Large-subunit ribosomal RNA, domain II from Aeromicrobium sp. PE09-221, 709 nucleotides, folded computationally.

Context: one part of a larger RNA
RNA sequence: GCCUGCGAGUUAGUGUUAUGUAGCGAGGUUAAGCCGUUGGGGUGGAGCCGUAGCGAAAGCGAGUCCGAAUAGGGCGUUUGAGUUGCAUGAUCUAGACCCGAAGCGGAGUGAUCUAUCCAUGGGCAGGUUGAAGCGCGGGUAAGACCGCGUGGAGGACCGAACCCACCUAGGUUAAAAACUGGGGGGAUGACCUGUGGAUAGGGGUGAAAGGCCAAUCAAACUCCGUGAUAGCUGGUUCUCCCCGAAAUGCAUUUAGGUGCAGCGUGACGUGUUUCUUGCCGGAGGUAGAGCACUGGAUGGGCUAGGGGGCCUACCAGCUUACUGAACUCAGCCAAACUCCGAAUGCCGGUAAGUGAGAGCGUUGCAGUGAGACUGCGGGGGAUAAGCUUCGUAGUCGAGAGGGAAACAGCCCAGACCAUCAGCUAAGGCCCCUAAGCGGUUGCUAAGUGGAAAAGGAUGUGGAGUCGCAGAGACAACCAGGAGGUUGGCUUAGAAGCAGCCAUCCUUGAAAGAGUGCGUAAUAGCUCACUGGUCAAGUAAUUCCGCGCCGACAAUUUAGCGGGGCUCAAGCAAUCCGCCGAAGCUAUGGCAUUCACACUUGUGAUAGGCCUAUGUGGUCCAGUCGUGUGGAUGGGUAGGGGAGCGUCGUGUCGCGAGUGAAGCAGCCGGGUGACCGAGUUGUGGAUGCGACACGAGUGAGAAUGCAGGC
Numbered sequence: 001g002c003c004u005g006c007g008a009g010u011u012a013g014u015g016u017u018a019u020g021u022a023g024c025g026a027g028g029u030u031a032a033g034c035c036g037u038u039g040g041g042g043u044g045g046a047g048c049c050g051u052a053g054c055g056a057a058a059g060c061g062a063g064u065c066c067g068a069a070u071a072g073g074g075c076g077u078u079u080g081a082g083u084u085g086c087a088u089g090a091u092c093u094a095g096a097c098c099c100g101a102a103g104c105g106g107a108g109u110g111a112u113c114u115a116u117c118c119a120u121g122g123g124c125a126g127g128u129u130g131a132a133g134c135g136c137g138g139g140u141a142a143g144a145c146c147g148c149g150u151g152g153a154g155g156a157c158c159g160a161a162c163c164c165a166c167c168u169a170g171g172u173u174a175a176a177a178a179c180u181g182g183g184g185g186g187a188u189g190a191c192c193u194g195u196g197g198a199u200a201g202g203g204g205u206g207a208a209a210g211g212c213c214a215a216u217c218a219a220a221c222u223c224c225g226u227g228a229u230a231g232c233u234g235g236u237u238c239u240c241c242c243c244g245a246a247a248u249g250c251a252u253u254u255a256g257g258u259g260c261a262g263c264g265u266g267a268c269g270u271g272u273u274u275c276u277u278g279c280c281g282g283a284g285g286u287a288g289a290g291c292a293c294u295g296g297a298u299g300g301g302c303u304a305g306g307g308g309g310c311c312u313a314c315c316a317g318c319u320u321a322c323u324g325a326a327c328u329c330a331g332c333c334a335a336a337c338u339c340c341g342a343a344u345g346c347c348g349g350u351a352a353g354u355g356a357g358a359g360c361g362u363u364g365c366a367g368u369g370a371g372a373c374u375g376c377g378g379g380g381g382a383u384a385a386g387c388u389u390c391g392u393a394g395u396c397g398a399g400a401g402g403g404a405a406a407c408a409g410c411c412c413a414g415a416c417c418a419u420c421a422g423c424u425a426a427g428g429c430c431c432c433u434a435a436g437c438g439g440u441u442g443c444u445a446a447g448u449g450g451a452a453a454a455g456g457a458u459g460u461g462g463a464g465u466c467g468c469a470g471a472g473a474c475a476a477c478c479a480g481g482a483g484g485u486u487g488g489c490u491u492a493g494a495a496g497c498a499g500c501c502a503u504c505c506u507u508g509a510a511a512g513a514g515u516g517c518g519u520a521a522u523a524g525c526u527c528a529c530u531g532g533u534c535a536a537g538u539a540a541u542u543c544c545g546c547g548c549c550g551a552c553a554a555u556u557u558a559g560c561g562g563g564g565c566u567c568a569a570g571c572a573a574u575c576c577g578c579c580g581a582a583g584c585u586a587u588g589g590c591a592u593u594c595a596c597a598c599u600u601g602u603g604a605u606a607g608g609c610c611u612a613u614g615u616g617g618u619c620c621a622g623u624c625g626u627g628u629g630g631a632u633g634g635g636u637a638g639g640g641g642a643g644c645g646u647c648g649u650g651u652c653g654c655g656a657g658u659g660a661a662g663c664a665g666c667c668g669g670g671u672g673a674c675c676g677a678g679u680u681g682u683g684g685a686u687g688c689g690a691c692a693c694g695a696g697u698g699a700g701a702a703u704g705c706a707g708g709c
Base pairs, nucleotide, nucleotide: 001709002708003707004706005705006704011094012093013092015091016090017089018088019087020086021085022084023083024082027049028048029047033043034042035041053060054059063075064074065073066072097235098234100232104225105224106223107222108221109220115199116198117197118196119195120194121193122192123191124189126158127157128156129154133150134149135148136147137146138145162186163185164184166183167182168181169180170179201217203213204212205211238643239642240641241640242639243638248261249260250259251258252257262368263367264365265364266363267362268361269360270359273358275353276352277351278350279349280348281347282346288340289338290337294334295333296332298330299329300328301327305323306322307320308319309318310317371396372395373394374393375392376391377390378389379388380387401412402411403410416589417588418587419586421585422584423583427579428578429577430563431562432561436576438575439574440573441572442571443570449565455549456548459546460545461544462543463542464541465540467538468537476533477532478531479530480529482506483505484504487501488500489499512527516525517524590633591632592631593630594629595628596627597626598625603624604623607619608618609617610616644698646695647694648693649692650691651690652689653688654687655686662682663681664680665679666678667676668675669674
């Protein structure tokens, strides 16, 4: 890992509550106990619930309480349905759907591992060093001291056994739950070691690491309390049908939990009250706008005041490229400004439409209370974030299908089933790939299309405005571009051309007291301006369309899905076709629900009437049924409904050695769980159907449990 088996909402209570159903009904019902023929028992009325409430209570009573009250008010009455079983949903108390802690407490078991200690034993090859002491000699007044010997000290030295475990390599589902190889440290000592003994769990022991106390230690192990508790994680077993959420508000030692509300579902009631649109009537201060207020803020005018200057004994006066309140003119800004002021939305009325799993009320049962993205309106942030937080709408969540290459949240569209039928949506129609290399008119040359800004540019198309131009423009070429004059000043110089001032006159077709280069200054070149040659357009500017540059990233083109595409297979406008989905239609079928009709017959039942009181007769609402028509049938949490299957019990019925159950194949049936009293084989003794009842009742998941492989 697979297979097989096992594996999770149970049981108890005269508990509470709701629904269904049965009995009795202003009543209903017994409990313990007792009797006992053991049954569908009898008895037992204590008690409980209901029939009356009000008050804290005494108490009173259709009233009562507060009160002085006959006032007023509160709660009641104004007639009424309960109660006891059974079943089911939920809840409470219990382990309470199942598995799961770390832990807490109690009683015990452990020092054969290890820590320390006690008692008694054992062990340490070999080599080296050479302390004290002592002897002799020297030395001294005596010493001290020195030398030579002797001696054999040491947590001394080197190094085996022994002990340790510093480095490195291997090993890492190991040879080994701590090892192996090669090196390393101690090796007469605080050394190592055998045997026996002591200390025990909030305790021991510890040269102290929270170390060690039997592969377990910030409190050992075993059993018990114990099914501790777990607002947490995981798991929770057959089918079909109908409906179908939430991720919000308030509160919370609350934030991943819970309570109430909101939203779902079932039942009962109400019966259009809901919703949409039109019209009518309202409230409002947003968007925008504005500056009338509150503030901000720019320029001009005018000007009080202040500063400077002049003048002045003082008072004053004059003046000012200074500043400047107020006023005024013009132009602005505002979530906490408003003289104004929409669109939507909201409320009410009315009419019409809609008639739907609309609305509302009561009640049973929930789930949800982590939301996500997109568009729009805001706040926070940086007008950042697949950011965060509100409002609003949509989708996902819980939604499949088609498109967007692929792609929960985008676009189209809401899947009951079947069909080798049709029409469309978004999006597409050269090939991959279903359908146009469709039509008309333009644009683009950049593979723009098929990523991007400020900014830049005789790219190109279109629409304008305004100059010049056959009395010849624009460009090019030829020629002129002069004189007073080197204008004046300044300056070493300043001659058109460092700088300052002025910027005239003359001749002329025209020519600046000079546009630029240049010189030390001149010179020189050139321009403006003019004539000629040439011969038809040329210069400036505004707006729009499509392009260009700006444009650099890491495995491989890689910023059209690819191929490939240029009067496109690109872009713009327009026209006609077609393709394209689980949408719509067509045909057939199933289910749910509503409306209408029928119900002849049969069966059940509330109720009315008759009655010979019989398990009678008769009438009839509703339900089950049939037919027609309409609508509906995506679905997580969740609610409701209807069923299948397993084991057993009861009643009735049926089968079986002429072969039960079980197992397997084939053939069939049912929407499905499943089924076949069809058949064949195997098997060898017990089964099946109907109706009830009762459960140890359904397996794929729980790092599930056991076994097998």

Rfam family: Bacterial large subunit ribosomal RNA. The coordinates come from a structure-prediction model, not an experiment, and the mean pLDDT is 83.